[in-house]
């Protein structure tokens, strides 16, 4: 002094599974409290469909993860292989198809980030 991207504001995209126990007058659109991977397992607040399932589905807000240099996520998939008390728990499918900008502003070296030791 500049301004990459990793740091932040915007804006866009995105998922919430697998289980154990207890209460309960068991339909209240219920309630504690634990466990397993995970960055995140529906945190708050409200609706609806259902009354065979204490099922499922939406909104609005939060966190959290991503945005093309994209493995966030989805689909194949009720899918193989190996484990687990169980899973979308690990690999493998598989850099396969698909996927939000073809965006904007801020702070600027004492770097914000990564990598190894120690606490």
């Nucleotide at each position: 002094a500049c301004a990459u991207a990793u740091a932040u504001c915007a804006a866009g995209g995105g998922g919430a599974g697998c289980u154990u126990g207890c209460g309960c007058g068991a339909u209240a659109u219920c309630g504690c409290a634990g466990g397993c991977u995970g960055a995140g397992a529906g945190g708050a607040g409200g609706g609806a469909a259902g009354u065979c399932c204490g099922u499922u589905c939406c909104c609005u807000c939060g966190a959290c993860c991503c945005u093309a240099u994209g493995a966030a996520c989805c689909u194949g998939a009720a899918c193989c292989g190996g484990g687990u008390a169980a899973u979308g728990c690990c690999g493998g499918c598989g850099g396969a198809g698909g996927g939000a900008g073809a965006u904007g502003g801020u702070c600027g070296a004492c770097a914000g980030c990564g990598c190894a030791a120690g606490g």
TPP riboswitch aptamer (THI element) from a Spirochaetaceae bacterium, 119 nucleotides, folded computationally. Rfam family: TPP riboswitch aptamer (THI element). Rfam describes the family as follows. Vitamin B(1) in its active form thiamin pyrophosphate (TPP) is an essential coenzyme that is synthesised by coupling of pyrimidine and thiazole moieties in bacteria. Lineage of the source: Bacteria > Pseudomonadati > Spirochaetia > Spirochaetales > Spirochaetaceae. Its mean pLDDT, the model's own confidence on a scale to 100, is 76.